[in-house]
RNA sequence: CCAUAGCUCAAUGGAUAGAGCACCCGCCUUCUAAGCGGAUGAUAUAGGUUCGAUUCCCAUUGG
Repeated sequence: CCAUAGCUCAAUGGAUAGAGCACCCGCCUUCUAAGCGGAUGAUAUAGGUUCGAUUCCCAUUGG
């Protein structure tokens, strides 16, 4: 300094944490691929501050 979805990354303290790829389902296609639509899936752990914490503070764990 970093830790957010299986992977790569977003998110000014404020509406249901979002995107690409992957995976699953469907459409399309003679079949496959490509393309299109949809679903599932995450804030390292434990405290604190605050009306409200992914965001700020402390400790721990890992890199």

This is a predicted structure of a 63-nucleotide RNA (transfer RNA) from a bovine gut metagenome. Its Rfam family is "tRNA". Gene Ontology term of the family: triplet codon-amino acid adaptor activity. The family's RNA type in Rfam is transfer RNA.